[in-house]
């Protein structure tokens, strides 16, 4: 240099045009316990808003495009992985 694959919360990962983060781990609070572990219940991306409930907006590596609608399709770029080529 050429070809292919991958990039999503703190972590593993789901969804392959139609409510992003299902499910699990970790974490927080509570129950149980003398106490802890285990187990069980609830919560758990970000920002704004509300006394609170709520409501609004943003978010799938970065930028642009197609579409009523994009994590998913197209273009450019970045990073990582694999293969091929080159190699004094």
């Nucleotide at each position: 240099g050429c070809c292919g694959g991958a990039g999503u919360g703190g972590c593993g990962g789901a969804a392959u045009g139609g409510c992003a983060g299902a499910c699990g781990c970790a974490c927080g609070c509570g129950a149980c316990u003398c106490a802890a572990a285990a187990u069980c219940g609830c919560g758990c991306g970000g920002a704004g808003u509300u006394a609170a409930c709520u409501c609004u907006c943003c978010u799938u590596g970065g930028g642009g495009g197609u579409u009523c609608a994009a994590g998913u399709c197209c273009c450019c770029c970045c990073u990582c992985c694999g293969g091929c080529a080159c190699c004094a």
A computed fold for an 88-nucleotide RNA from Firmicutes bacterium UBA4981, annotated as transfer RNA. Lineage of the source: Bacteria > Bacillati > Bacillota.